The RNA shown here (transfer RNA) has 74 nucleotides and comes from an uncultured Ignavibacteriales bacterium.
The prediction has a mean pLDDT of 81.
Its Rfam family is "tRNA". Gene Ontology term of the family: triplet codon-amino acid adaptor activity. The family's RNA type in Rfam is transfer RNA.
[in-house]
């Protein structure tokens, strides 16, 4: 220098054919339970879906550019 894949909650990851309000586990917080801690139960908070632009009635999903990560080729 070129190519491929990836970027979604604090962390690890799903997300089907573009469709109305984006999910799980874990963690955090609150309450119950306990003498206390832990476990267990109930509930809550937590997301510019990496950034900008484009296509579309409608974009996490499609396209382009930029940034970052991993791998391959030279």
């Nucleotide at each position: 220098g070129g190519g491929u894949u990836c970027u979604u909650a604090g962390c690890u990851c799903a997300g089907u054919u573009g469709g109305u309000u984006a999910g799980a586990g874990u963690g955090u917080c609150u309450g119950c339970u306990u003498g206390a801690c832990g476990u267990g139960c109930a509930g809550a908070a937590g997301g510019u879906c990496g950034g900008c632009a484009g296509u579309u009635c409608g974009a996490a999903u499609c396209u382009g550019c930029c940034a970052g990560a991993a791998c391959c080729c030279a």